[in-house]
Molecule: transfer RNA
Organism: marine sediment metagenome
RNA sequence: GGGCUCGUAGUGUAACGGUUAACAUACGGCCUUCGCAAGGCCGGGAUUGGGGGUUCGAUUCCCCCCGAGUCCA
Repeated sequence: GGGCUCGUAGUGUAACGGUUAACAUACGGCCUUCGCAAGGCCGGGAUUGGGGGUUCGAUUCCCCCCGAGUCCA
């Protein structure tokens, strides 16, 4: 330098182009306990890497940039 895959809560992952972006875990509160852990209930937390385009509508499709991984040179 080129090809491919990827980038979404703190972390790990979902989401046929169409409700309020979901789940687990972590975090906070409550219940339970003498107390802790486990368990149950509730809650907060996301500019979906950045910019543009297509579309009535984009996490999703297209382009550029940035970053990560991998292969080739």